Description
Small-subunit ribosomal RNA from an uncultured bacterium, 1443 nucleotides, folded computationally. Its mean pLDDT, the model's own confidence on a scale to 100, is 80.
RNA sequence: GAUGAACGCUGGCGGCGUGCCUAAUACAUGCAAGUCGUACGAGUCGGAGCUUGCUCCGGCUAGUGGCGAACGGGUGAGUAACACGUGGGUAACCUGCCCUAUAGUUGGGAAUACCUAAGGGAAACUUUAGUUAAUACCGAAUAAUAUUCACGAGAGGCAUCUCUUGUGAAAGAAAGCGGCUUCUGCCGCGCUAUUGGAUGGACCUGCGGCGCAUUAGCUAGUUGGUAGGGUAAAGGCCUACCAAGGCGAGGAUGCGUAGCCGGCCUGAGAGGGUGAUCGGCCACAAUGGGACUGAGACACGGCCCAUACUCCUACGGGAGGCAGCAGUAGGGAGUUUUCGGCAAUGGGGGAAACCCUGACCGAGCAACGCCGCGUGAACGAUGAAGGUCUUCGGAUUGUAAAGUUCUGUUGUAAGGGAGUAAUGAUUUCGAGAAUGGAAUGCUCGAAAUUUGAAAGUACCUUACCAGAAAGCCACGGCUAACUACGUGCCAGCAGCCGCGGUAAUACGUAGGUGGCAAGCGUUAUCCGGAAUUAUUGGGCGUAAAGAGUGAGCAGGCGGCCGUUUAAGUCUGAAGUCAAAUGCUGUGGCUUAACCACAGUUCGCUUUGGAAACUGGACGGCUAGAGUACGAGAGAAGUAAGCGGAAUUCCAUGUGUAGCGGUGAAAUGCGUGGAUAUACGGAGGAACACCAGUGGCGAAGGCGGCUUACUAGAUCGAUACUGACGCUCAGUCACGAAAGCGUGGGUAGCAAAUAGGAUUAGAUACCCUAGUAGUCCACGCCGUAAACUAUGAGAACUAGGUGUUUGGGAUGACCAAGCGCCGAAGCUAACGCAUUAAGUUCUCCGCCUGGGGAGUACGUUCGCAAGAAUGAAACUUAAAGGAAUUGACGGGAGCCCGCACAAGCAGUGGAGCAUGUGGUUUAAUUCGAAGCUACGCGAAGAACCUUACCAGGGCUUGACAUACCGAUUAACGGUCUAGAGAUAGAUGAAUAUACGUCGGAUACAGGUGGUGCAUGGUUCAAGUAAGCUCGUGUCGUGAGAUGUUAGGUUAAGUCCUCCAACGAGCGCAACCCUUGUCCUUAGUUACCAUCAUUAAGUUGGGGACUCUAAGGAGACCGCCGGUGUAAACCGGAGGAAGGUGGGGAUGACGUCAAAUCAUCAUGCCCUUUAUGUCCUGGGCGACACACGUGCUACAAUGGUCGGAACAAAGAGCUGCAAACCCGCGAGGGUAAGCGAAUCUCAGAAAGCCGAUCUCAGUUCGGAUUGAGUCUGCAACUCGACUCCUUCAAGCCGGAAUUGCUAGUAAUCGCAGAUCAGCCAUGCUGCGGUGAAUACGUUCCCGGGCUUUGUACACACCGCCCGUCAAGCCAUGAGAGCUGGCAAUACUCGAAGUCGGUGGCCCGUAAGGGAGGGAGGGAAUAAGGUAGGGCUAGUGAUUGGGGUU
Repeated sequence: GAUGAACGCUGGCGGCGUGCCUAAUACAUGCAAGUCGUACGAGUCGGAGCUUGCUCCGGCUAGUGGCGAACGGGUGAGUAACACGUGGGUAACCUGCCCUAUAGUUGGGAAUACCUAAGGGAAACUUUAGUUAAUACCGAAUAAUAUUCACGAGAGGCAUCUCUUGUGAAAGAAAGCGGCUUCUGCCGCGCUAUUGGAUGGACCUGCGGCGCAUUAGCUAGUUGGUAGGGUAAAGGCCUACCAAGGCGAGGAUGCGUAGCCGGCCUGAGAGGGUGAUCGGCCACAAUGGGACUGAGACACGGCCCAUACUCCUACGGGAGGCAGCAGUAGGGAGUUUUCGGCAAUGGGGGAAACCCUGACCGAGCAACGCCGCGUGAACGAUGAAGGUCUUCGGAUUGUAAAGUUCUGUUGUAAGGGAGUAAUGAUUUCGAGAAUGGAAUGCUCGAAAUUUGAAAGUACCUUACCAGAAAGCCACGGCUAACUACGUGCCAGCAGCCGCGGUAAUACGUAGGUGGCAAGCGUUAUCCGGAAUUAUUGGGCGUAAAGAGUGAGCAGGCGGCCGUUUAAGUCUGAAGUCAAAUGCUGUGGCUUAACCACAGUUCGCUUUGGAAACUGGACGGCUAGAGUACGAGAGAAGUAAGCGGAAUUCCAUGUGUAGCGGUGAAAUGCGUGGAUAUACGGAGGAACACCAGUGGCGAAGGCGGCUUACUAGAUCGAUACUGACGCUCAGUCACGAAAGCGUGGGUAGCAAAUAGGAUUAGAUACCCUAGUAGUCCACGCCGUAAACUAUGAGAACUAGGUGUUUGGGAUGACCAAGCGCCGAAGCUAACGCAUUAAGUUCUCCGCCUGGGGAGUACGUUCGCAAGAAUGAAACUUAAAGGAAUUGACGGGAGCCCGCACAAGCAGUGGAGCAUGUGGUUUAAUUCGAAGCUACGCGAAGAACCUUACCAGGGCUUGACAUACCGAUUAACGGUCUAGAGAUAGAUGAAUAUACGUCGGAUACAGGUGGUGCAUGGUUCAAGUAAGCUCGUGUCGUGAGAUGUUAGGUUAAGUCCUCCAACGAGCGCAACCCUUGUCCUUAGUUACCAUCAUUAAGUUGGGGACUCUAAGGAGACCGCCGGUGUAAACCGGAGGAAGGUGGGGAUGACGUCAAAUCAUCAUGCCCUUUAUGUCCUGGGCGACACACGUGCUACAAUGGUCGGAACAAAGAGCUGCAAACCCGCGAGGGUAAGCGAAUCUCAGAAAGCCGAUCUCAGUUCGGAUUGAGUCUGCAACUCGACUCCUUCAAGCCGGAAUUGCUAGUAAUCGCAGAUCAGCCAUGCUGCGGUGAAUACGUUCCCGGGCUUUGUACACACCGCCCGUCAAGCCAUGAGAGCUGGCAAUACUCGAAGUCGGUGGCCCGUAAGGGAGGGAGGGAAUAAGGUAGGGCUAGUGAUUGGGGUU
């Protein structure tokens, strides 16, 4: 785009079309084929005339007779066929009615229906007797140029033959019917014979159009001939005899499917699909068979028979055939009225009037289709109301509505009103032709009358009212059109991709928008897009696809020159190509759809011409191909013989305890003498070195040496043949390894097997043994990643280089191979590239998404294993190729890090502290979860904090803003009740007051949810060296290059090179601190010199220390070496040397990392509660597990005594000296200090002494009792002190942590938070102060490069098979049940053919015409039998798919 459509929602009108695609299922009822009295007799009704029983006229009709019924109408079952289409042929044919022409139409006869009478039967129907007519029937006469036969003549053609002509013989009719008449005849309709035509048919034939080869052979009247029969006619159409043919890979036969065509749909076309309506042909009429009649039938509304079904019946017997029009039932998703009329067109009959006509013309039903019209138009902003959304401002619906002004298509009503009607008939008039003339008549013309189903329709006019007339689908992308709410992987959507798990433009609803519109969507089917079966117009190295290889018949294709032919080819003319359709033009319905007219054609056939090319015929040529001669090369093949090395075995000698084997072992062998070694022997298999991208072969493949036989290729120079060529379906041959059969052989190796190991297991890898096999001969098998994953042949298209063989002028060159690198070109890329995957030609094979499946069934081959050929159902949106970037690897290379190693100290064991899990609980609030949670949020939970629990209270609220009213105070103080919040009472003072109380509503409030809606903040890898961009270049592209390479560095730090050149964020530096020096400044700091003191206490000093401001200093700068350089190594100087030490800073990104409980915040939830106040409790529980720490286990120590040395901090709600009291914590009193001044404040380890003496101890301090302090309050639940008690623990399993120098280890000090403190934590400070690093193999982590990848959520990836379960389709299956087409036998209806009686002629013999009981031949249906093909089903069973 289309449809004979259907379904869902909706539906105003008209025109033109269309309407059982399924059950060729069954049919009630009515109608669809009759007509003619001008063929015939008869009956009946009516009329007229009169002669009253006769004649005539008109109508109707059963029967006889004629014509029609073979047309028209329906359907598509069958049919793969001369059925259809197209073009021819009939010298092999027929044709009623019609037209043309010729001739005729004479004279007789015998019956019969109707009818009458008598019967039979329920009916259908029928019997007998009698009577009668014809255009019914039968003889006779007549006759040709027609037919047949016989005998001749001539001409023609296409073989049989055809045409013309002569003679002879045979064969036919209705004196009918009607009209007129001057009664002679004439006219019309018929009839007979013949000629020609037209129309319609019959037969033959070339070509054309379906599938399956898993259908390969078919055929007995079969193929042909002779003779005969039969037919309208040729013919095995039929019969008898003879011969053995005929068809088939260019697809016979069989099976399946199907009416064919003009056309229709689609497509640019070529094609593909289809065969409704209209038209042509065919076939059929319940199923099967058969003939009759006739011009025509083997007959839809005829006959006979058989079968199935239905109906009637008096049970004896009968009737029927809607695939005609309506209609009914059934089937189905699905298809109409039991309508009107013959007015028109057409048909039948008739002389005509006329009759008949479900053909046809019309109407009805159905949006089933196409076309047209309408559902209003113009103006109209306050941009109304309502709806929807909202950032609350507004936006949108939207000029849309309302309103004002118009119009009246359609509708309703009324009125008017065509055309389809032309004929024909009747009446009147006129003209013409023929005949000697006239009439009837015939032909033509004019006028009048008469004929309409649709229907008072189309159309026109008038009136009336915007009144009566819009829906459907979609809105994630493809694809035009977006928001809100609801829902929450549910409900649902979906053509493909896919959407939905709490902010859904994808579900549902609403608003809005888009599209189409009386329709709109969906489903089904066909074509297109699809170059996705590729003729036009594809491919086959790796995506599907080159057969394992060759030989070669058929087939296809084929070198150069000439002559000829004309099959292909090109061209002119003619015939045909029905009509309709289509296209172009014109016209008619108001337009269009629709209709009419005119023009236009592919193909096929006939015929004339051309001769380039292809083909045919003939002749020639040598460039293709081949032959001969010479030469050399080779693991080419087959057979026989020979050889040495090695393994094993056997015999003997020597010799002694092990051998062998592995990662390590064991099994195994060995004192009965192994292994080792020496010599001799046996046997089998394989041929080291040479040996090489070397050689040969078609491929498989071929390797010691010699001989024999055989094949092929190459080179060289001449001669010869003369296209002999290339490819190749089928066919034939060869064809690794394994395997099979028979017979040999068997040294080594070695499936199976056994044992030993390994392992969770180990039916494996490793070891020890070991059988088939491996070897030979003969025969099978016929497959391999049989690979160059690349079919064969030919020609052309830059080169370079290596190698093998041959030739050559020996530097160059030629030919044939084998390799590598590369040009153009090709390719999706990778890559290929004279050995093509380039450019072309010829031939063959093969492919068409993945799976199912190289499976099933069938067939062929095979001894078997199996091979070859080779599907479908079902399932699926991908499977696949090449390349890219990452990530990953028990891949590779380089490098780094307390990563290992080397060391030191620990953790893991004990007790305690603290955090977590778990458990418990009314509650044990919440968060953090490998590294990167766990002394974390928390720099401090007794109340508070506090978020949790129990109980008691409040509800505009504890807190903010706004409104109204009240009050002049309110709060605070005191008392009472209460656990308290709270409630009540009471009194005084001050007077600043945006205060307090009450009410109502907006709202407040929430540590409620979502860190996976967010901002901000933070952590980790990680001080790790990386992450990118612009321009250019390369690539179809993703991307690459730069950023790689060679060095160097802590560093993508720097240097060199380079299709890259530059740049940015990171690195480094800039900042702070510390180490040295200088300058400046000296108080509360300092004190060398002077004075003074108990004391830098004071005077004084500005030198020093120190303080705190500013500077200097370090840059591989200098020297030596190495290096192109960067840089590295060493040295000097220097307080410091190669980033001096430490800190802060910390790229692009990643983990949906952490936090809604710091804070902020979207959305959701809550509102007498999830808010708020209070009391008490809990966060502190305790069989247990883990993390982080403290203290220890002791002598490098504990205890006691004495005397030393810091830094950095803090302090007014504070630090607190000194003095007094207490054993002590502390208490009392109190100076100083808002601090370089005073205080905390005694530093400790260390040093000097004393004691303890290796013990669960004078180690260790858990646990228990009494006090002090803080605080409203120390019970749950604080710290400290004293006395007392004295637990575990004697250095810690597997495992594991930190640290490279002022570091580890060890020692103490301070601070934040804080009333106090559970701090052994955290953050800082200084004191004392080590050991070790060979080095980068390994563990962990990381960086760069490279490689593989089926990973990309990225190895915590992906993914295979069994098993278990559900579902689905399918194979096998003892069988079972159907169907189809044949075969054989049997039975054999109706009918046809054939045929016995009889008849006629004849003396007889014999001859003739027609008919024909019974019986016969062939035959439909039926029966029997065994097979074939096919479908369904089947216990059980096999694999497959999917979840």